[in-house]
RNA sequence: AUCGUAAAAGGCAAACUUAUCGAAAGGUAAGGACGCAAAGCUGCAGAUCUAAGGUUGCUCUCGCAACAAUGAUGGCUGGGCUGCCGACA
Numbered sequence: 001a002u003c004g005u006a007a008a009a010g011g012c013a014a015a016c017u018u019a020u021c022g023a024a025a026g027g028u029a030a031g032g033a034c035g036c037a038a039a040g041c042u043g044c045a046g047a048u049c050u051a052a053g054g055u056u057g058c059u060c061u062c063g064c065a066a067c068a069a070u071g072a073u074g075g076c077u078g079g080g081c082u083g084c085c086g087a088c089a
Stems, first nucleotide, its partner, number of pairs: 002087003011036002016031006034075001040081003044078003047073003054067005
């Protein structure tokens, strides 16, 4: 480097609840464990989610609809960087 989690030591923490930030998606903290061999970090590529603000259309009044990140997701996939134990070379 590659492969793996039988063993050993551990680690993380889904949904949900409460509080909080945010227009929202979603984030943070505490509780809580569905699971995870990188479920560690990183928005580089793709994918997905949201649409405050913006553009267009309708109504021409409140509003409604569509479009698309500058927003979000690393527990969606890939890439990059880093790591415990073991096997094998």

The RNA shown here (c-di-GMP-I-GGC riboswitch aptamer) has 89 nucleotides and comes from Paenibacillus sp. Soil787. The prediction has a mean pLDDT of 86. It was read from a public genome assembly, where an Rfam model found it.